[in-house]
RNA sequence: GGUGACAUACCCAAGUGGUAAGGGGUCGGUCUGCAAAACCGUUAUUCCCCGGUUCGAAUCCGGGUGUCACCU
Numbered sequence: 001g002g003u004g005a006c007a008u009a010c011c012c013a014a015g016u017g018g019u020a021a022g023g024g025g026u027c028g029g030u031c032u033g034c035a036a037a038a039c040c041g042u043u044a045u046u047c048c049c050c051g052g053u054u055c056g057a058a059u060c061c062g063g064g065u066g067u068c069a070c071c072u
Base pairs, nucleotide, nucleotide: 001071002070003069004068005067006066007065010024011023012022018055025043027041028040029039030038048064049063050062051061052060
């Protein structure tokens, strides 16, 4: 220098055009003599950033940033 993949909550991670699941953790609560365990609730008004398409974008398109892999 070229090609490809990936970027979603504090962490992992699903969602591939119709208003963002789940698990862990955090915090609050129930229970308990106190805890632990268990159970209930809570945690993304902006899905890496900018722009475009669309009635509607995490999702499609263009550019940028970062990470990884391969080629040279």